[in-house]
């Protein structure tokens, strides 16, 4: 340089173009305990970054960051 494939809460990992973006870990608060742990109940924290198509984009296109892989 070209070509594939990916980016989502602190970590992981779902989301037929259509519902308040869902689970798990953790984290915070609450019941529990003599105090913790385990256990229940609550909550918080989110689509890499800019355009574009569309009524309506996590998703579809384009360019631009990043990763990871082939080619040369």
């Nucleotide at each position: 340089g070209c070509c594939u494939u990916c980016g989502u809460c602190a970590c992981c990992u779902a989301a037929c173009g259509g519902a308040u973006a869902g689970g798990g870990u953790g984290c915070u608060g609450g019941c529990c305990u003599c105090c913790g742990a385990a256990g229940c109940c609550a909550g918080a924290u989110g689509u890499g970054g800019c355009g574009g198509u569309u009524c309506g984009a996590u998703u579809c296109c384009g360019c631009c960051c990043g990763a990871a892989g082939g080619c040369g």